[in-house]
RNA sequence: ACAGCACUUGGGCAAACAUGCUGAAAGGCAUGGGCGCAAAGUCACCGGCCUAAGGGGAUCUAUGGUAGCGGGACUGCGGCA
Repeated sequence: ACAGCACUUGGGCAAACAUGCUGAAAGGCAUGGGCGCAAAGUCACCGGCCUAAGGGGAUCUAUGGUAGCGGGACUGCGGCA
RNA backbone atom coordinates (compact mmCIF):
# COMPACT_ATOMS: atom_id res chain seq x y z
C1' A A 1 0.00 0.00 0.00
C1' C A 2 -3.93 -3.57 -0.91
C1' A A 3 -7.59 -6.91 1.10
C1' G A 4 -10.54 -8.27 5.37
C1' C A 5 -13.85 -6.88 9.75
C1' A A 6 -13.45 -10.51 15.26
C1' C A 7 -11.99 -6.84 19.32
C1' U A 8 -11.72 -1.62 20.11
C1' U A 9 -11.27 4.48 20.57
C1' G A 10 -13.14 9.07 19.04
C1' G A 11 -16.73 9.88 15.90
C1' G A 12 -20.20 9.90 11.30
C1' C A 13 -24.90 9.04 8.84
C1' A A 14 -30.14 8.73 10.05
C1' A A 15 -35.44 4.38 9.01
C1' A A 16 -40.42 4.66 10.62
C1' C A 17 -43.16 8.60 12.61
C1' A A 18 -44.54 14.00 13.74
C1' U A 19 -44.57 19.25 12.01
C1' G A 20 -43.72 22.77 8.05
C1' C A 21 -42.47 23.76 2.83
C1' U A 22 -42.41 21.84 -2.20
C1' G A 23 -44.18 18.50 -6.32
C1' A A 24 -49.43 16.14 -10.73
C1' A A 25 -47.58 11.98 -8.15
C1' A A 26 -43.62 8.94 -6.75
C1' G A 27 -40.68 11.70 -3.97
C1' G A 28 -37.49 15.76 -2.09
C1' C A 29 -35.93 19.68 1.67
C1' A A 30 -35.79 21.53 6.92
C1' U A 31 -36.63 20.60 12.31
C1' G A 32 -37.37 16.86 15.86
C1' G A 33 -36.64 11.54 16.24
C1' G A 34 -33.58 6.68 15.98
C1' C A 35 -34.81 1.47 12.78
C1' G A 36 -30.45 0.47 11.43
C1' C A 37 -25.64 1.20 8.46
C1' A A 38 -18.14 -0.25 8.14
C1' A A 39 -18.87 3.67 3.18
C1' A A 40 -26.40 4.32 4.82
C1' G A 41 -20.04 9.42 1.29
C1' U A 42 -20.77 10.96 -4.17
C1' C A 43 -22.48 9.38 -9.14
C1' A A 44 -28.60 7.35 -12.60
C1' C A 45 -23.66 3.71 -16.19
C1' C A 46 -26.54 -1.47 -16.03
C1' G A 47 -30.67 -4.26 -13.99
C1' G A 48 -34.95 -3.93 -10.77
C1' C A 49 -38.79 -1.17 -8.38
C1' C A 50 -42.18 3.39 -7.66
C1' U A 51 -45.06 7.40 -9.91
C1' A A 52 -47.96 8.91 -14.78
C1' A A 53 -48.21 15.37 -15.25
C1' G A 54 -47.66 15.24 -20.52
C1' G A 55 -48.33 11.91 -24.74
C1' G A 56 -51.20 7.86 -26.41
C1' G A 57 -55.75 5.08 -25.95
C1' A A 58 -58.57 1.61 -22.35
C1' U A 59 -54.44 1.14 -19.17
C1' C A 60 -49.41 1.70 -22.31
C1' U A 61 -45.43 5.11 -21.76
C1' A A 62 -40.18 8.61 -18.21
C1' U A 63 -37.89 12.88 -20.14
C1' G A 64 -39.71 12.18 -13.22
C1' G A 65 -37.90 9.32 -8.89
C1' U A 66 -35.40 5.47 -5.75
C1' A A 67 -27.84 5.56 -4.17
C1' G A 68 -31.27 2.85 2.94
C1' C A 69 -33.05 -2.62 -3.90
C1' G A 70 -28.75 -5.03 -6.35
C1' G A 71 -24.35 -4.48 -9.52
C1' G A 72 -20.63 -0.96 -11.02
C1' A A 73 -17.37 3.64 -10.91
C1' C A 74 -14.80 7.45 -7.91
C1' U A 75 -13.31 9.07 -3.06
C1' G A 76 -12.48 8.45 2.38
C1' C A 77 -11.48 8.22 8.68
C1' G A 78 -9.87 5.13 12.83
C1' G A 79 -8.39 0.42 14.91
C1' C A 80 -6.56 -4.38 14.32
C1' A A 81 -6.91 -10.66 15.55
The RNA shown here (c-di-GMP-I riboswitch aptamer) has 81 nucleotides and comes from Sideroxydans sp. The prediction has a mean pLDDT of 85. The sequence was found by an Rfam model in a public genome assembly.